[in-house]
Small-subunit ribosomal RNA, central domain from an uncultured bacterium, 350 nucleotides, folded computationally. Rfam family: Bacterial small subunit ribosomal RNA. Its family is annotated with ribosome and structural constituent of ribosome in the Gene Ontology.
Context: one part of a larger RNA
RNA sequence: CUGGGCGUAAAAGAGUGCGUAGGCGGUUAUAUAAGUCAAAAGUGAAAUCCCUAUUCCCAAGAUAGGAAUGGCCUUUGAUACUGUAUGACUAGAGAGCAGGAAAGGGAAACGGAACUCUGAGAGUAGCGGUGAAAUGCGUAGAUAUUCAGAGGAACGCCAGUGGCGAAGGCGGUUUUCUGGUCUGCUUCUGACGCUGAGGUACGAAAGCUAGGGGAGCGAUCGGGAUUAGAGACCCCGGUAGUCCUAGCCGUAAACGAUGGAUACUAAGUGUGGGGGGAGCAUUACCCUCUGUGCUGAAGCUAACGCGUUAAGUAUCCCGCCUGGGGAGUACGGUCGCAAGACUGAAACUC
Numbered sequence: 001c002u003g004g005g006c007g008u009a010a011a012a013g014a015g016u017g018c019g020u021a022g023g024c025g026g027u028u029a030u031a032u033a034a035g036u037c038a039a040a041a042g043u044g045a046a047a048u049c050c051c052u053a054u055u056c057c058c059a060a061g062a063u064a065g066g067a068a069u070g071g072c073c074u075u076u077g078a079u080a081c082u083g084u085a086u087g088a089c090u091a092g093a094g095a096g097c098a099g100g101a102a103a104g105g106g107a108a109a110c111g112g113a114a115c116u117c118u119g120a121g122a123g124u125a126g127c128g129g130u131g132a133a134a135u136g137c138g139u140a141g142a143u144a145u146u147c148a149g150a151g152g153a154a155c156g157c158c159a160g161u162g163g164c165g166a167a168g169g170c171g172g173u174u175u176u177c178u179g180g181u182c183u184g185c186u187u188c189u190g191a192c193g194c195u196g197a198g199g200u201a202c203g204a205a206a207g208c209u210a211g212g213g214g215a216g217c218g219a220u221c222g223g224g225a226u227u228a229g230a231g232a233c234c235c236c237g238g239u240a241g242u243c244c245u246a247g248c249c250g251u252a253a254a255c256g257a258u259g260g261a262u263a264c265u266a267a268g269u270g271u272g273g274g275g276g277g278a279g280c281a282u283u284a285c286c287c288u289c290u291g292u293g294c295u296g297a298a299g300c301u302a303a304c305g306c307g308u309u310a311a312g313u314a315u316c317c318c319g320c321c322u323g324g325g326g327a328g329u330a331c332g333g334u335c336g337c338a339a340g341a342c343u344g345a346a347a348c349u350c
Base pairs, nucleotide, nucleotide: 003322004321005320006319007304008303013318015202016201017200018199022195023194024193026089027088028087029086030085031084032083034082035081036078037077038076039075040074042072043071050066051065052064053063054062055061092192093189094188095187096185097184098183099182100181104178105177106176107175108174109173110172111155115151116150117149118148119147120146121145126137127136163170164169207248208247209246210245211244212243216242217241221237222236223235224234259317260316261315262314263313264312267295268294269293270292271291272290273289274288275287276286277285299306300305323350324349325348332343333342334341335340
């Protein structure tokens, strides 16, 4: 390479979108004949290989004939499929109109509870903390309590295998700007589609740069305990950080450890958002579209399990894997302020 694979065992789905080239692509008519198919002709040197004969007594060998020779090319023909050109269609895709739900995103303003600090009142000897203590705080009046003020961060109940988002993620209230999505009507366009090497955008936490902010929490650090020791677990403090603005970083068990798209293949049951029917009527009932869960036919799987939200049956496109260690290391390159990220071996060894 081929073959086989990528939920876990057991290596492997890129963290996620958008999209360039490329690959693949709905129904139908006509034309063409590039691919495709058929026939004929030419070529594919000889030797070799293979087969059949013949010949050296046999054999190796030799001779003759045949076959074979991925293929290439010419002419003539076929037109189902693919391509190309022109035209048509509406089931894919998109648009329009009318409605709906939602922690989707950005900005601004506001709110209450809690907490810490400050001031004032009242008040006295303890408070705090633990398995038990101590460090710590407190007669310079603490803790507990009442009132007032300041500050920062987070939004209890509602809250739900509930919702929204491509993923990361998103949860107090209001206003404003803005994205997606669902349903109904089938009004319009008429294949405009799917995937996507490179590329580009987004991307938790931690970390970095500059300037703010700093209540609580709290790496590092100091102290008290515990212990043989304690660089820990427990306790008292507490810096960076956590928060905001601007800019980097680009990684996670970034997980459903399951790439995207389309079609098909039993049921039952819960729940979110619509539409239709029946019904006097909210509910209850029936049908249907779209999410999200559970149980399970067939099927699949080594098993566990998956099972119309597939890990079933198929097609298209991309990414990735190829024994363990060495090693996600070295070297080189690209990116980064750095930390480091991406790309990524070999010797050797089992």